[in-house]
């Protein structure tokens, strides 16, 4: 390469969640790890904490993961075929 297969982006419907995002069904952009793992990175901020010199603007702003993200272009780990 081929063969046998596998997964399913966007989107739609229903649903869970404060949100990020997830689940189920459909769908099938693509993927040789688009299998698994949340250490790093990234996203969210419910709860918690902080926040006014002067009138107002605190129904705001800021910090923070115990929440999430594995379709990634970080890291680790497992795996199909076989001409290599």
């Nucleotide at each position: 390469a081929a063969a046998g297969g596998g997964c399913u982006a966007a989107c739609u419907a229903u649903u869970c969640g404060a949100a990020a995002g997830g689940a189920u069904a459909g769908g099938u952009c693509g993927c040789a790890a688009a299998g698994c793992c949340a250490g790093a990175g990234c996203c969210u901020a419910a709860a918690g904490g902080c926040u006014a010199a002067a009138u107002u603007c605190a129904u705001g702003g800021c910090c923070u993961a115990u929440g999430g993200u594995a379709g990634a272009a970080u890291g680790g780990u497992u795996g199909c075929c076989g001409a290599a």
Molecule: c-di-GMP-I riboswitch aptamer
Organism: marine sediment metagenome